[in-house]
């Protein structure tokens, strides 16, 4: 420093369930175990999600709107165990 065949040591926790906090998106913790070589941080880029405040609307519903989220959507960055190879 490239790479992820066989192994070894572990790691981590989809979905769903239950408490909790949040307006929701969702997050935390418990349980669980689908999968993952970064399913380890990180909202830098891109994409998606919600919409409490805001704007629009004659009212009512609809609809914009992110400062909110979501790294197990994609990519960057930064960190790291094992083996193989230069």
């Nucleotide at each position: 420093u490239u790479u992820a065949a066989u192994a070894a040591a572990g790691g981590c926790a989809c979905a769903c369930c239950c408490a909790u906090u949040g307006a929701a998106a969702a997050a935390u913790g418990g349980g669980g175990c689908c999968g993952c070589a970064a399913a380890g941080c990180u909202a830098u880029g891109g994409g998606u999600c919600u919409a409490a405040g805001g704007g629009u609307u004659u009212u009512a519903u609809u609809u914009c709107u992110a400062u909110g989220a979501c790294u197990g959507c994609c990519a960057g960055g930064c960190u790291g165990c094992u083996g193989a190879g230069g």
Molecule: c-di-GMP-I-GGC riboswitch aptamer
Organism: Clostridia bacterium